[in-house]
Model confidence (mean pLDDT): 87 of 100. A computed fold for a 349-nucleotide part of an RNA from an uncultured bacterium, annotated as small-subunit ribosomal RNA, central domain. It matches the Rfam family "Bacterial small subunit ribosomal RNA". Gene Ontology terms of the family: ribosome and structural constituent of ribosome.
Context: one part of a larger RNA
RNA sequence: CUGGGCGUAAAGCGCGCGUAGGCGGUUUAGUAAGUUGUAUGUGAAAGCCCCGGGCUCAACCUGGGAACUGCAUACAAAACUAUUAGACUAGAGUACGAGAGAGAGAGUAGAAUUUGAAGUGUAGCGGUGGAAUGCGUAGAUAUUUCAAGGAAUACCAAUGGCGAAGGCAGCUCUCUGGCUCGACACUGACGCUAAGGUGCGAAAGCGUGGGUAGCAAACAGGAUUAGAUACCCUGGUAGUCCACGCCGUAAACGAUGAGGACUAGCCGUUGGAGGGAAUUAACCCUUCAGUGGCGCAGCUAACGCAUUAAGUUCUCCGCCUGGGGACUACGGCCGCAAGGCUAAAACUC
Numbered sequence: 001c002u003g004g005g006c007g008u009a010a011a012g013c014g015c016g017c018g019u020a021g022g023c024g025g026u027u028u029a030g031u032a033a034g035u036u037g038u039a040u041g042u043g044a045a046a047g048c049c050c051c052g053g054g055c056u057c058a059a060c061c062u063g064g065g066a067a068c069u070g071c072a073u074a075c076a077a078a079a080c081u082a083u084u085a086g087a088c089u090a091g092a093g094u095a096c097g098a099g100a101g102a103g104a105g106a107g108u109a110g111a112a113u114u115u116g117a118a119g120u121g122u123a124g125c126g127g128u129g130g131a132a133u134g135c136g137u138a139g140a141u142a143u144u145u146c147a148a149g150g151a152a153u154a155c156c157a158a159u160g161g162c163g164a165a166g167g168c169a170g171c172u173c174u175c176u177g178g179c180u181c182g183a184c185a186c187u188g189a190c191g192c193u194a195a196g197g198u199g200c201g202a203a204a205g206c207g208u209g210g211g212u213a214g215c216a217a218a219c220a221g222g223a224u225u226a227g228a229u230a231c232c233c234u235g236g237u238a239g240u241c242c243a244c245g246c247c248g249u250a251a252a253c254g255a256u257g258a259g260g261a262c263u264a265g266c267c268g269u270u271g272g273a274g275g276g277a278a279u280u281a282a283c284c285c286u287u288c289a290g291u292g293g294c295g296c297a298g299c300u301a302a303c304g305c306a307u308u309a310a311g312u313u314c315u316c317c318g319c320c321u322g323g324g325g326a327c328u329a330c331g332g333c334c335g336c337a338a339g340g341c342u343a344a345a346a347c348u349c
C1' cells in the first nucleotide's frame, strides 16, 4: 500500500464557519479528455514459460514459438464519468402568513444569609457519634423594628424548552441569531463534506482595576487516631462576583463525526397545521418538526442498539494498529506564567 476497524476492547477532532480538494438531482443535443474496440508501429538480446535438438543423463548449451499485461499513432463507438450549450423542479434557497423558546444586554423586585443601629429579655449559645476549640454578664443565642451590602433567583419545573457545542432560569424593557409550521409565488443544482485556516469554547488558573454577603483551596485551632500533613468541628485568605485582556483544557459523554436515502409497530410528551364531536377550555383522528419509554426484522463478542440505529447503503472528513516507557524527551509553534499543540527512541514484558 492493500485490508480490517472506531458506544463499552486501540480508535469520532470539544463545537461551528469555511478555502483547496473529493463527491454530487432530472432531461435534450453536441464534443470525445477518461472509457471500450480494431489496425499499425514499437516493446533489444539473454532470462522466465511451451515445443524440439546437443553433451551417456542432469546442470549446462542451443533452435523455434509464446509472452513482454506497456507506450505511441490512426480509425470507430457514445452507455457511463467529464465538458460545452439549453431546459426542468423533487435537493437547496428567497419572498409571504403564523408560532414557540432559561438566546444576549440594561433596569428592577421579593424571600433568605450576614453585618450594623435600636428595643425586649437572661444565661447560656453553637457544634458533634460524643466533645472541644469558638461566641456570651463589656449582655450573646432568641425575638421586634430600621438600615447597609453582595450573591443567587424557592414554588412554577417537567421524562419540558432553546442553542453548533460549551451552556442558558425571578420580572420588565431593548437588541438579535437560529428554528418550526402553513400555503404555495419566485430563483433554478445555487448542494454535501471539509485537509490547511479561522472563530466560539465549563471549571480552575493568570494580568490590570473594582467588589466581597454567603461559601471556601491554602492556613490556624479543636477533635479522632498508633500516627491523622485527612475524613468531623470552629475560624479563615486567595478564589467564587463585575469590566477588559489572556489561557484553550475536561468522563468538553450519547464515551456514538457530518449529510442524504430506505427499513414492523405500540405508548407518552413539546410546538405547529388540518379534520370530527362539543362549540368557553377539556376530547378523538390525521400530519409535520422535536423529545422520551418499549419492541420486530436486522446487527452485536456480549451488554445492548433498534425510523433520534449500533439495521441496509451512498458521499466526504477525522482517527486506530500489543502493554509499559509516553497525554513523555528533543525540536518546532503558541502562552506573561502555569502550561498547551505536534510527537519519538533506547529499554522491557
Stems, first nucleotide, its partner, number of pairs: 004320003007303002012317001014200004021193003025088007033081002035077008049065006091190001092187003096182004103175006109153001114148007124135002161168002205246006214240002219235004257316006265294012298305002322349003331342004